[in-house]
This is a predicted structure of a 525-nucleotide part of an RNA (small-subunit ribosomal RNA, 5' domain) from an uncultured prokaryote. The full RNA is in RNAcentral, with records from ENA. The coordinates come from a structure-prediction model, not an experiment, and the mean pLDDT is 84.
Context: one part of a larger RNA
RNA sequence: GAUUGAACGCUGGCGGUAGGCCUAACACAUGCAAGUCGAGCGAGAACGCGCCUUCGGGGGUUAUUAGAGCGGCGGACGGGGGAGUAACGCGUGGGAAUCUGCCCAGUAGUGGGGGACAACCCGGGGAAACCCGGGCUAAUACCGCAUACGCCCUACGGGGGAAAGCAGGGGACAUCUUCGGACCUUGCGCUAUUGGAUGAGCCCGCGUCGGAUUAGCUUGUUGGUGGGGUAAUGGCUCACCAAGGCGACGAUCCGUAGCUGGUCUGAGAGGACGAUCAGCCACACUGGGACUGAGACACGGCCCAGACUCCUACGGGAGGCAGCAGUGGGGAAUAUUGCACAAUGGGCGCAAGCCUGAUGCAGCAAUGCCGCGUGUGUGAAGAAGGCCUGCGGGUUGUAAAGCACUUUCAGUAGAGAAGAAAAGUUUAGGGUUAAUACCCCUUGAUCUUGACGUUACCCACGGAGUAAGGACCGGCUAACUCCGUGCCAGCAGCCGCGGUAAUACGGAGGGUCCGAGCGUUAAUC
Numbered sequence: 001g002a003u004u005g006a007a008c009g010c011u012g013g014c015g016g017u018a019g020g021c022c023u024a025a026c027a028c029a030u031g032c033a034a035g036u037c038g039a040g041c042g043a044g045a046a047c048g049c050g051c052c053u054u055c056g057g058g059g060g061u062u063a064u065u066a067g068a069g070c071g072g073c074g075g076a077c078g079g080g081g082g083a084g085u086a087a088c089g090c091g092u093g094g095g096a097a098u099c100u101g102c103c104c105a106g107u108a109g110u111g112g113g114g115g116a117c118a119a120c121c122c123g124g125g126g127a128a129a130c131c132c133g134g135g136c137u138a139a140u141a142c143c144g145c146a147u148a149c150g151c152c153c154u155a156c157g158g159g160g161g162a163a164a165g166c167a168g169g170g171g172a173c174a175u176c177u178u179c180g181g182a183c184c185u186u187g188c189g190c191u192a193u194u195g196g197a198u199g200a201g202c203c204c205g206c207g208u209c210g211g212a213u214u215a216g217c218u219u220g221u222u223g224g225u226g227g228g229g230u231a232a233u234g235g236c237u238c239a240c241c242a243a244g245g246c247g248a249c250g251a252u253c254c255g256u257a258g259c260u261g262g263u264c265u266g267a268g269a270g271g272a273c274g275a276u277c278a279g280c281c282a283c284a285c286u287g288g289g290a291c292u293g294a295g296a297c298a299c300g301g302c303c304c305a306g307a308c309u310c311c312u313a314c315g316g317g318a319g320g321c322a323g324c325a326g327u328g329g330g331g332a333a334u335a336u337u338g339c340a341c342a343a344u345g346g347g348c349g350c351a352a353g354c355c356u357g358a359u360g361c362a363g364c365a366a367u368g369c370c371g372c373g374u375g376u377g378u379g380a381a382g383a384a385g386g387c388c389u390g391c392g393g394g395u396u397g398u399a400a401a402g403c404a405c406u407u408u409c410a411g412u413a414g415a416g417a418a419g420a421a422a423a424g425u426u427u428a429g430g431g432u433u434a435a436u437a438c439c440c441c442u443u444g445a446u447c448u449u450g451a452c453g454u455u456a457c458c459c460a461c462g463g464a465g466u467a468a469g470g471a472c473c474g475g476c477u478a479a480c481u482c483c484g485u486g487c488c489a490g491c492a493g494c495c496g497c498g499g500u501a502a503u504a505c506g507g508a509g510g511g512u513c514c515g516a517g518c519g520u521u522a523a524u525c
Base pairs, nucleotide, nucleotide: 001525002524003523004522006521007520008519009518010517013372014371015370016369017368018367020364021330026328027327028326030325031324032323035073036072037071040070041069048061049060051058052057080283082281089208090207091206092205093204094203095202098200099199103196104195105194106193107192108191109190110189111145113143114142120135121134122133123132124131125130151160152159153158165188166187167186168185169184170183175182176181209255210254211253216246217245218244221243222242223241224240225239226238227237228236258280259279260278261277262273263272264271265270285306286305287304288303289302308319309318310317311316336362338361339360340359344358345356346355347354348353375405376404377403378402385396386395387394388393411461412460414458419452424446425445426444428442429441430440431439469514470513471512472511473510474495475494476493480509481508482507483506484505490497491496
């Protein structure tokens, strides 16, 4: 000099933009953060309203309802913090022995049956959490049978294995019909399989901090054979056999640490760092474990153990903010228990839509960067006052006052974009089809949808009206005099000042440098 996720002191007008617990991976009150589908399935309230009534109640509507249950998809994404990890963890470049829901393309199917379990009803246990028994029932839930292009196994003889329906439209074709339909057709699904895309698992070369005051380390250890296991290779695991394997080119041990793209600095080489943003990894109270699933050994799932907190009728239960806010604590120090799904994106759904503390916005603090303002012009009697003085004067100083203007910003009132394209309704054309239904695509019209928001921007009004400080002035280093003090009080980054004329302490006047900031401290180059 540059820089910072900074803090502290003094000061503080506005806007844009970015960032904001670096410490206790400390403990957490409260609310919200993952649901959705009635076009898979059965069942189905109540309040209210009005009707009848023997005043007990009944029936209608509410109701294609709410709230549950079975079932499907999603809760493995998104969001968080960096504890652990010196490792194929990461970076980079390769590899072969793998899997991949949803998505795309291709091929072939989607026939016929069966038995259950919730919900519900009845009974019982418990303080609660919840649990048990009996009975009824549906399905895109579950299980056989049939079929098998391709698929899997094979000793090449053969053997094995699927599926599920739902919704819209039609009356053309022929038949049946309970007039609903079967049937035809369209869409969404389902099954098997091939290829792709995407994602993921695995292996290897090279690179990746300090310590030798750590020199030896290792028995599933190193290799082989054969079983097992996995989606898959492999001591991954096991039995047997051999005795290997690593190490001064630093093994082992100890300490420290998430890695990278990058960031800061520097002419570069290099050094230091890894906040925000992005990629990867590991973690989710601590430790262990599996289940389900295409995918987890799963932050807001399950089980066990432990510590802690809470409830309890003492028998037993409940919980996990390193999600967003917020609280206590720690600390020099770091924000609102805000608004909205309008946009972007995600989950579910045919869709309408629902959910979304992701996200978009707003709030707080000069935390940084950038921009603007705090007036402009004129004005010598060089006013008054202050300070200095050699007492003549000098300086503050065109500075002020005065005069003439302007109106950014703040204030008040008005006007007012863009962020919105879709979806919906409908016209025309095309595709599909038996079809001028339905459905899909394109095109035109129409109708709306904004949290921010009293938005940005613009216009009007009025009046200089609302807006300057901080550090320094001995040398380094730009900027000097007076008074006070008297090795005292004090200053200080280094050299050093202060013991009676201190440009170095304290005050004043003046000056210098920055400026909504200025200094100090800490840290890096």